About this RNA: The RNA shown here (FMN riboswitch aptamer (RFN element)) has 208 nucleotides. Model confidence (mean pLDDT): 77 of 100. Of the family's consensus pairs, 100% are formed in the model.

[in-house]
RNA sequence: AGCAUCCUUCGGGGUAGGUGAGAUUCCUAACCGGCGGUGAUCGGGAUGGUACAGGGUGAUCGGAUAACCGAAACCCUGUGCUUCUCGUCAGUCCGUGACCCGGUCUAAGGAGCUUUUAUUUCGGUCAUACCGAAUGGAAGCGAAUUGGAACGGUGGACCUGGUGAAACUCCGGGACCGACAGUACAGUCUGGAUGGGAGAAGGAGAUG
Numbered sequence: 001a002g003c004a005u006c007c008u009u010c011g012g013g014g015u016a017g018g019u020g021a022g023a024u025u026c027c028u029a030a031c032c033g034g035c036g037g038u039g040a041u042c043g044g045g046a047u048g049g050u051a052c053a054g055g056g057u058g059a060u061c062g063g064a065u066a067a068c069c070g071a072a073a074c075c076c077u078g079u080g081c082u083u084c085u086c087g088u089c090a091g092u093c094c095g096u097g098a099c100c101c102g103g104u105c106u107a108a109g110g111a112g113c114u115u116u117u118a119u120u121u122c123g124g125u126c127a128u129a130c131c132g133a134a135u136g137g138a139a140g141c142g143a144a145u146u147g148g149a150a151c152g153g154u155g156g157a158c159c160u161g162g163u164g165a166a167a168c169u170c171c172g173g174g175a176c177c178g179a180c181a182g183u184a185c186a187g188u189c190u191g192g193a194u195g196g197g198a199g200a201a202g203g204a205g206a207u208g
Stems, first nucleotide, its partner, number of pairs: 001207001005204006015029004030188002032178002034096004042087005048082010060071004091176002100153003104149005112141007120134005158174005180191003
């Protein structure tokens, strides 16, 4: 420095009023915006570069000749441009997560079925043979149901003016969207959920 892998921690925000028997669900007015990327956002750093301006300097060069002027070089400060770097920047763009659906695989499960077996029980029978049934044992198959895994599907919403070479991202304005279950119809309440999770940070680390 660091791939695979492993561990730890973190990992969602938001309401008032009115009507009504009843609504954070209707109406009016408010409020909120997961994760990664892109991004012409904003800010910081460089013991980077460069140009210009101002100031300074023992020694150098040119011209004067008392202390001066100019040039180059170096140093300091400032400004512009540029390079690198750190943080930050989209609910509506590109992906992605939760919820829901699907088949597949897998673990649990074990309704039921088949085979076999018994010094068991019952029936048929003269009969311990034989036949049938029940029950128990063994082996095999195996439906419902429940959990898990990867994969696939589904899944909401933007225009306008400005700037500009370029903006659905910046600035101004106006819009729009938001799983499922419950309940007076829910982005904001309650619940599945002390769950899951895109991912973020830190640590370990074969090895070089």